[in-house]
Molecule: RNase P RNA; transfer RNA
Organism: Lachnospiraceae bacterium
RNA sequence: UGAGUGGAAUGGACGAUCGCGGCUCAUUUUGAGGUGAGGAAAGUCCGGGCUUCAUAGGGCAGGAUGCCGGAUAACGUCCGGUGGAGGUGACUCCCAGGCCAGUGCAACAGAAAAUAACCGCCACGCAAGUGGUAAGGGUGAAAAGGCGGUGUAAGAGACCACCGAUUAUCUGGUAACAGAUAAGGCUGUGUAAACCCCAUCCGAAGCAAGACCAGAUAGAACCCACAAGUCGGCCCGGCUUGGUUCAGGUAGGUUGCUUGAUGUCUGUGGUAACACAGAUACUAGAUAGAUGAUCGUUCUCGACAUAACCCGGCUUAUAGUUCCACUCAUUUU
RNA sequence: CGGCGAUUAGCGCAGCCCGGUAGCGCAUCUGGUUUGGGACCAGAGGGUCGCAGGUUCGAACCCUGCAUCGCCGACCA
Numbered sequence: 001u002g003a004g005u006g007g008a009a010u011g012g013a014c015g016a017u018c019g020c021g022g023c024u025c026a027u028u029u030u031g032a033g034g035u036g037a038g039g040a041a042a043g044u045c046c047g048g049g050c051u052u053c054a055u056a057g058g059g060c061a062g063g064a065u066g067c068c069g070g071a072u073a074a075c076g077u078c079c080g081g082u083g084g085a086g087g088u089g090a091c092u093c094c095c096a097g098g099c100c101a102g103u104g105c106a107a108c109a110g111a112a113a114a115u116a117a118c119c120g121c122c123a124c125g126c127a128a129g130u131g132g133u134a135a136g137g138g139u140g141a142a143a144a145g146g147c148g149g150u151g152u153a154a155g156a157g158a159c160c161a162c163c164g165a166u167u168a169u170c171u172g173g174u175a176a177c178a179g180a181u182a183a184g185g186c187u188g189u190g191u192a193a194a195c196c197c198c199a200u201c202c203g204a205a206g207c208a209a210g211a212c213c214a215g216a217u218a219g220a221a222c223c224c225a226c227a228a229g230u231c232g233g234c235c236c237g238g239c240u241u242g243g244u245u246c247a248g249g250u251a252g253g254u255u256g257c258u259u260g261a262u263g264u265c266u267g268u269g270g271u272a273a274c275a276c277a278g279a280u281a282c283u284a285g286a287u288a289g290a291u292g293a294u295c296g297u298u299c300u301c302g303a304c305a306u307a308a309c310c311c312g313g314c315u316u317a318u319a320g321u322u323c324c325a326c327u328c329a330u331u332u333u
Numbered sequence: 334c335g336g337c338g339a340u341u342a343g344c345g346c347a348g349c350c351c352g353g354u355a356g357c358g359c360a361u362c363u364g365g366u367u368u369g370g371g372a373c374c375a376g377a378g379g380g381u382c383g384c385a386g387g388u389u390c391g392a393a394c395c396c397u398g399c400a401u402c403g404c405c406g407a408c409c410a
């Protein structure tokens, strides 16, 4: 200098005027002060808090997760490692348990898709055929350990060396796993994001949950203890006594509501995620739903997008700019 | 805001659970029948299975993400 990898930050700035939603103080229907969206507020894909239902019982069914260890309130998230795949490399990606528990599927092609034998090779036979074999050919995504030799009628783990896999033992590691040695000689192809098995976990519904106040109204039909509801897919058990449908009424207010597993800084422990201690900060709370408009200066002329109970994650969208660490190639010193 | 469902030919729908040929009805086109049209008979065409990625030999179907459309949910008695 060029090409690239990983991570982080920012998301126009300043000032004036008008306008909007909360809050505070005056006064009284206005005035003043101060404050007012995001890294994803989004998708609603997971987990938790909170609330109500028996403080939520038992069994079956169902669902979720899936290498190992750790973090956490919890998780399908994060951190560190193991194994595999890709890249020259920095680095990235992987739903990565179990098809010697069982069952199923593998279209077409092919003899055969899992108790192998079409062509071929060999032996016998005039031939038809019978027997042996799995080296070679052909089909397929996938064909019965690979390769070389010995051996044989031809062949074959039948035997041998090497490699791979299996089993056992030892060593290292918390473990996943890795390495070494030995043995039997090789043992059933793939698919579990097929049913299933194993291990762990899971009660349900959701702020339109729920609590309180005010106000209005018109009842009718049906079912009812061998019933109905709570409990959600079923059964048992417990509790309650009304329930369903149609008609009718209100379309108001308060609360839940924002101080929280909270943010920032420092220190300590830890490889890290994170934990602990101290100091410090308070930062929207609407209910038809508030963030906008205009002007001036300036620059690189501004992307994706607008809270609705709250947090931790994931996923997706995102113009431009800046910073840090690292890799490869070339050149120069 | 919360909870659900759907997307396959021009239209309405099967197929998906349990992977291998994409099908039915109406509509369209061609031929026949008819004086002509309709109806009827025979035949044909028409599909990125909403989009992207993954698992698998192979995906409309299984898994993940995204997009679009639709449905339900107030209180009193």
Stems, first nucleotide, its partner, number of pairs: 001329010012298007020036002023033004038304001042315002045313005050206004057236004062202005067081005082096001083094004097197002102195002104191003118137002120133005145163002148160003164186001166183007210255004219246005227241004248409003262281008299302001334406007343359004353390001361377005383399005